A computed fold for a 154-nucleotide RNA, annotated as glmS glucosamine-6-phosphate activated ribozyme aptamer.

RNA sequence: GGGAAACUAUUAGCGCCAGGCCCGGGAACGGGUGACGAGGAAUGGCAGUUGUCGAAAGACUCGGCGGAUGCUGUCACGGCGUUUACGGCAAGUCGUCAGACAGGGAGCAAAAAACAGAAUCAAAACUGUAACAGAGGCCCUGCCGCAGCCGCAA
Numbered sequence: 001g002g003g004a005a006a007c008u009a010u011u012a013g014c015g016c017c018a019g020g021c022c023c024g025g026g027a028a029c030g031g032g033u034g035a036c037g038a039g040g041a042a043u044g045g046c047a048g049u050u051g052u053c054g055a056a057a058g059a060c061u062c063g064g065c066g067g068a069u070g071c072u073g074u075c076a077c078g079g080c081g082u083u084u085a086c087g088g089c090a091a092g093u094c095g096u097c098a099g100a101c102a103g104g105g106a107g108c109a110a111a112a113a114a115c116a117g118a119a120u121c122a123a124a125a126c127u128g129u130a131a132c133a134g135a136g137g138c139c140c141u142g143c144c145g146c147a148g149c150c151g152c153a154a
Stems, first nucleotide, its partner, number of pairs: 014066004019062001020033005036054003043076007077095004086151004099144001101142005114129004
């Protein structure tokens, strides 16, 4: 360097590293750091975009490149109601668990730090132990919004 088998892990805080910083070295250079989880592709196209939430830290999660399930607009498609399981159009609003807003509720992290372990020249990374979020979604209550027209018609 090539091949085979088995096992494990993995899919977006994700991948990478020209700056910075740390370690080794006289130097050349080599090694390390560079996002911790939660949430998110259960409609698609196009365009735009410094792309959600907290935890930790306070040389960095800083800086750079790429990506991205997000958001906004728009088009198409689709859902909803004392509204239709007869059909069509329109209004409102959402996205397949298919109204907004407010309050309440249930449920829900990992890392860092600390201690211990193995290993390294070292920095760092690794393993084990225990605790601690917020957003979204879900449930309940309240409140608010559109609930109209047509039947050879739009």
Its mean pLDDT, the model's own confidence on a scale to 100, is 75.